[in-house]
RNA sequence: ACGGGUGUAGCUCAAUUGGUAGAGUAGUGGUCUCCAAAACCAUUGGUUGUGAGUUCGAGUCUUACCACCCGUG
Numbered sequence: 001a002c003g004g005g006u007g008u009a010g011c012u013c014a015a016u017u018g019g020u021a022g023a024g025u026a027g028u029g030g031u032c033u034c035c036a037a038a039a040c041c042a043u044u045g046g047u048u049g050u051g052a053g054u055u056c057g058a059g060u061c062u063u064a065c066c067a068c069c070c071g072u073g
Stems, first nucleotide, its partner, number of pairs: 001072007010025004019056001027043005049065005
């Protein structure tokens, strides 16, 4: 330099044909217990890497850039 892949909650990851952004874990509160752990219940948490475009509607399609990973020379 060129090609490919990944980027979503603090962390690990879903979201199937473009149509209300979710789960686990963690955090907080509670139940239980002599106390704690475990278990159970409730609850908080998002500029979907950044910008632009298409669309009635974009995490999803197009495009430029950024970060990281793999490959080619």

Model confidence (mean pLDDT): 82 of 100. This is a predicted structure of a 73-nucleotide RNA (transfer RNA) from Odoribacter sp. OttesenSCG-928-L07. Lineage of the source: Bacteria > Bacteroidia > Bacteroidales > Odoribacteraceae > Odoribacter. Rfam family: tRNA. The family's RNA type in Rfam is transfer RNA. The sequence was found in a public genome assembly.